Predicted 3D model of a 476-nucleotide part of an RNA (small-subunit ribosomal RNA, 3' major domain) from Solanum paucissectum. Its Rfam family is "Bacterial small subunit ribosomal RNA". The full RNA is in RNAcentral, with records from SILVA. Model confidence (mean pLDDT): 83 of 100.
Context: one part of a larger RNA
């Protein structure tokens, strides 16, 4: 001076309370652990590992096993021979890859030769997703978007070191005020940027439509009002008022205002901690492999399965299930693509290929909602596992190991034990949309987008975690 105390005091977090809705149960879905296996590659292990690296493992990815092949090597620079290269066709084999004959010469040239490509040789060397994250760079997680962490001078101590940064009052805040032997200052707080509410101005096509007419229809015509789009601006500062307070920061209330006191969300992450994760995103010392721990290929494994665990979906029903009809979103992607429309199919789908490089054409039907039928509390018209046939998709190729659709089957489950999670407003709850990755999808994941739309919060005595301040320590 820290650091710890089941010391004190102050104080804040969905920390507990209070409200609501899951987990823990049941099937299923994915991850881990373990176990098993030629191989189940590897990596992440309390919170901060486990729908995590993986925004997408049938081949390929891929890094793991068997096998069956290569050794200047699949890759990149230097040298020397030979042929220009592309093509195509036959043997071989599971494939690599080995072997044969065939066609063919181009471009630039100082006519020697070069350039790119190819095969072949010798050697430096390539090459390793091998080892070390406790050698490292660079990136990330965490405490924690807490409020804090330094410095320069002066000042006090032999000194480590303090003061300042404490003390009042205030805040979300080391914000800000006022005091004060401290007097400035930097890193961070806060603004400065993004998206969201609200007016103006402009601008008017593919959006949009009041008034005039006009249609089947905003379809044309004619208009630029209003919606909506996007540039550009205003606009919220405790600015006013009254209280209060120390004539202070400020607090409370109120008025206009679309917005009220940080408007709402986002991006943003101090000094440092976890000798935190990452050598397999890359880079990268050292260390080891070099006819192999390097390099091709086929198969197959990463998908096994007594069992533990974590994330999640769908359920156990009437605030409900089925069948009919009828509304009302945003945000998004599309030319190797969206794929309308018509016609075949129960349906997945399939045949045809309009219109679109998209405010225009299309995925696209939004769904809960809402009005109407039946079921009448039953393991049921509830749940949809599982399992038979059949059939469809794109792929070279669906046996291991994919989606999806029909028609049969119709398993557990009737609200879950200790424990223990997410949340405070357009939130929770719950409905359904679209993306990226993929050739096709194991997505219920992960990232957005909007419908509908609550309950509660007395309070700070517990639990937990952080700030300060002080006080004890036989720790550092």
């Nucleotide at each position: 001076u820290g650091a710890c105390g089941g010391g004190g005091g102050g104080u804040c977090g969905c920390a507990c309370a209070a409200a609501c809705g899951g987990u823990g149960g049941a099937g299923c879905a994915u991850g881990u652990g373990g176990u098993u296996u030629a191989a189940u590659u590897c990596g992440a292990u309390g919170c901060a590992a486990a729908g995590c690296g993986a925004a997408g493992a049938a081949c390929c990815u891929u890094a793991c096993c068997a096998g069956g092949g290569c050794u200047u090597g699949a890759c990149a620079u230097g040298c020397c021979g030979c042929g220009a290269a592309u093509c195509a066709u036959c043997u071989u084999g599971a494939a690599a890859u080995a072997g044969a004959g065939g066609g063919g010469u181009g471009c630039c040239u100082u006519c020697g030769g070069g350039a790119a490509c190819g095969c072949g040789g010798a050697c430096a060397c390539a090459g390793g997703u091998g080892g070390u994250g406790c050698a490292u760079g660079g990136u990330u997680g965490u405490c924690g978007u807490c409020a804090g962490c330094u410095c320069a001078u002066g000042c006090c101590g032999u000194a480590a070191g303090a003061u300042a940064u404490u003390a009042g009052a205030u805040u979300a805040a080391g914000u800000c005020c006022c005091g004060c032997a401290a007097u400035g200052a930097g890193c961070g707080c806060a603004a400065c940027c993004c998206u969201c509410g609200u007016g103006u101005u402009u601008a008017c096509u593919u959006g949009a439509c009041a008034u005039c007419g006009u249609u089947g229809a905003g379809u044309u015509u004619g208009g630029a009002a209003c919606c909506c789009u996007g540039a550009a601006u205003a606009g919220a500062c405790u600015g006013c008022c009254g209280g209060u307070g120390a004539u202070a920061a400020g607090c409370c209330g109120g008025a206009g205002g679309a917005a009220g006191g940080u408007g709402a969300g986002g991006a943003u992450g101090a000094c440092g901690u976890c000798u935190a994760g990452u050598c397999a995103u890359c880079a990268u010392g050292c260390c080891u492999c070099u006819u192999a721990u390097g390099c091709c290929c086929u198969g197959g494994g990463c998908g096994a399965c007594a069992c533990a665990c974590g994330u999640g979906c769908u359920c156990u029903a009437a605030u409900g299930g089925c069948c009919g009809g009828a509304a009302c979103a945003a945000a998004g992607g599309g030319u190797u693509g969206c794929g309308a429309u018509c016609c075949c199919g129960c349906a997945a789908g399939g045949g045809u290929g309009a219109u679109c490089u998209a405010a225009a054409c299309c995925c696209a039907a939004a769904a809960a909602c809402c009005c109407a039928u039946c079921c009448u509390c039953a393991a049921u018209c509830c749940g949809g596992a599982u399992u038979g046939c059949a059939a469809g998709c794109a792929a070279c190729a669906a046996c291991u190991c994919g989606c999806c659709u029909g028609c049969a089957u119709g398993a557990a489950g009737u609200c879950g034990g200790a424990a223990g999670c997410a949340c405070u407003a357009g939130u929770a709850a719950u409905c359904a949309u679209c993306g990226g990755u993929u050739a096709u999808c194991c997505a219920u994941a992960c990232g957005a987008u909007g419908g509908u739309g609550a309950a509660u919060u007395c309070g700070u005595u517990c639990c937990c975690g952080g700030g300060c301040c002080u006080u004890g320590u036989a720790c550092a």